This is a predicted structure of a 475-nucleotide part of an RNA (small-subunit ribosomal RNA, 3' major domain) from a freshwater metagenome. The coordinates come from a structure-prediction model, not an experiment, and the mean pLDDT is 82.
Context: one part of a larger RNA
RNA sequence: UGACGGGGGUCCGCACAAGCGGUGGAGCAUGUGGUUUAAUUCGAUGAUACGCGAGGAACCUUACCUGGACUAGAAUGUGAGAGAAUUAUACAGAAAUGUAUAAGUCAGCAAUGACUCGAAACAAGGUGCUGCAUGGCUGUCGUCAGUUCGUGCCGUGAGGUGUUGGGUUAAGUCCCGCAACGAACGCAACCCUUGUUGUCUGUUGCCAUCAGGUUAAGCUGGGAACUCUAAAGAAACUGCCCGCGCAAGCGGUGAGGAAGGUGGGGAUGACGUCAAGUCAGCACGGCCCUUACGUCCAGGGCUACACACGUGCUACAAUGGUAGGUACAGAGGGCAGCUACACGGUGACGUGAUGCAAAUCUCGAAAGCCUAUCUCAGUUCGGAUCGGAGUCUGAAACUCGACUCCGUGAAGCUGGAAUCGCUAGUAAUCGCGUAUCAGCCAUGACGCGGUGAAUACGUUCCCGGGCCUUGUACA
Numbered sequence: 001u002g003a004c005g006g007g008g009g010u011c012c013g014c015a016c017a018a019g020c021g022g023u024g025g026a027g028c029a030u031g032u033g034g035u036u037u038a039a040u041u042c043g044a045u046g047a048u049a050c051g052c053g054a055g056g057a058a059c060c061u062u063a064c065c066u067g068g069a070c071u072a073g074a075a076u077g078u079g080a081g082a083g084a085a086u087u088a089u090a091c092a093g094a095a096a097u098g099u100a101u102a103a104g105u106c107a108g109c110a111a112u113g114a115c116u117c118g119a120a121a122c123a124a125g126g127u128g129c130u131g132c133a134u135g136g137c138u139g140u141c142g143u144c145a146g147u148u149c150g151u152g153c154c155g156u157g158a159g160g161u162g163u164u165g166g167g168u169u170a171a172g173u174c175c176c177g178c179a180a181c182g183a184a185c186g187c188a189a190c191c192c193u194u195g196u197u198g199u200c201u202g203u204u205g206c207c208a209u210c211a212g213g214u215u216a217a218g219c220u221g222g223g224a225a226c227u228c229u230a231a232a233g234a235a236a237c238u239g240c241c242c243g244c245g246c247a248a249g250c251g252g253u254g255a256g257g258a259a260g261g262u263g264g265g266g267a268u269g270a271c272g273u274c275a276a277g278u279c280a281g282c283a284c285g286g287c288c289c290u291u292a293c294g295u296c297c298a299g300g301g302c303u304a305c306a307c308a309c310g311u312g313c314u315a316c317a318a319u320g321g322u323a324g325g326u327a328c329a330g331a332g333g334g335c336a337g338c339u340a341c342a343c344g345g346u347g348a349c350g351u352g353a354u355g356c357a358a359a360u361c362u363c364g365a366a367a368g369c370c371u372a373u374c375u376c377a378g379u380u381c382g383g384a385u386c387g388g389a390g391u392c393u394g395a396a397a398c399u400c401g402a403c404u405c406c407g408u409g410a411a412g413c414u415g416g417a418a419u420c421g422c423u424a425g426u427a428a429u430c431g432c433g434u435a436u437c438a439g440c441c442a443u444g445a446c447g448c449g450g451u452g453a454a455u456a457c458g459u460u461c462c463c464g465g466g467c468c469u470u471g472u473a474c475a
Stems, first nucleotide, its partner, number of pairs: 001475002003472003007469007015459002019422005026314008034305002042053002064300007077122002081117003086103007106113002125289002128287003134283002136278003139274001141272001146185006152161003165176003191266004196234002199231001202228001206223002210221003237260001240254001241252004316415001320374007332363003337356002341352004381412001386407007428451007
């Protein structure tokens, strides 16, 4: 100087407390461990691994296993030499591949050029190892308020001071004081979005007034008000008032205002820590393999199953289930696409057909509301599991897809110890969309809107962190 203390002081955080809803019990989905296996490819492992890499494992992917094949190789360049390229067919084979036959005889005046095969050689290839050789990127402490430097001063020196103290703040934020005076990286602001508003823009969006028109409908003429679209502006600064205070600032059911003291949300992550993670995204040093640890192909596996754990979904019902009727979003996607509409089918869907490269066409709400019924039951709750019949995608759904219909109708009656999330348009609850994608094991991830709470006395305690101080046999 740090680190540590079941030392002290002080401050903060959904840290506790006050509340609301979960997990832990059930079934299923998914990841992991374990076990099994020819293989169940590899990585990630307290917080900071476990719906994680994977934002799509039937083949492919694929790295694993079994078997069949190749050896200058599956891909790129040079290349003596040969052939146009290429197309079609047959046979063997699981395919890779091999054999055979037929057609064809390119462009260019030419040198030559493109393409295919190809000896020798140079050169390949490796998802093999090392993340403790590395780059880059990332997690975490933590969006915590810290981390340093120059000069000066103090100290023999390591170092200190500044950065401590008194206040204040979300903040090393600001003020006052001070052997310090300044400065840098962080904080804040500048960026995006949302909340209010004047101007501008009026089509594909809008419809108040006027006219036409319909069973109905901005449907038509028209309009530029309103909503909205999207451009540049305004607006919030403790600016004003009162109280307290030297000041910074704090308090106010204070005014005005759409908004009030960082207005809400996002992006943004200091010096560093964990030899944290990644050599399997990529790059790269070293080591290792080179008729194989490289490459091609078929089939299998990554989907196994006594069990254990994590994360979720669906429930156990009446604030509910079922049937009928009826209303209201936002943000996105669409041409090998989204599909109106009509017809067929109980349905998944099929057939025809129309519009739209989209503010124009299209994909589209559910909870809600109204009416009826069920009447507390393992039930008209719950839907696992299983049987049968189908639809769709795709060469192909046996291992191993999703969906539909009929039947079947398991556990489960609110969950031990323990444990998690959340402070407002939040929790809870309801649906919708997108990426990946032929299809989909999505109940996941990332977004979007609808409905919409309760509670916070407070900081004694648990956990984590900041600052000052103290002890130390630790560095």